[in-house]
RNA sequence: CGGGGUCGUACAAACCCGCGGCAGGGACGGGGGAACCAGUGUUCGCGGCCCGCAAGGGCCUUGGGGUGAAGUGCGGCCACGACGGCGCACCGGGCGAUCUCCUGCCCGAACCCGACAGCUCACCCCGGAGGAACUGGAGAGUCGAUGA
Repeated sequence: CGGGGUCGUACAAACCCGCGGCAGGGACGGGGGAACCAGUGUUCGCGGCCCGCAAGGGCCUUGGGGUGAAGUGCGGCCACGACGGCGCACCGGGCGAUCUCCUGCCCGAACCCGACAGCUCACCCCGGAGGAACUGGAGAGUCGAUGA
């Protein structure tokens, strides 16, 4: 320096039981879905391609939406433009039970739905991974959980 195992640790919902199975169940987490509310002048419509007489079906992603902290604005480079990359500002997330303040360090990805979805009782559906090297110092306040 590299690899493997065990114990512990932080991110995260991602841990536990059980099993011939990785089926099944649970902790925990997410989505769809009334009235009311929000929204709303009315009517008709409402992305691209393909199949079909039509109803409808299939594929796609630029509109829209979802998980997530993973956003916004400005400037200039490339450039038809978008994305991306660069700089700055604001903002968001993590650092050893939790909260507040100061300081320091780091992150601001990726994926999914498929023209479509506000909230939402009943009801329906889904996840229950993965990677990591040890995330420091100081102060004030509060006093939680688990175990013995």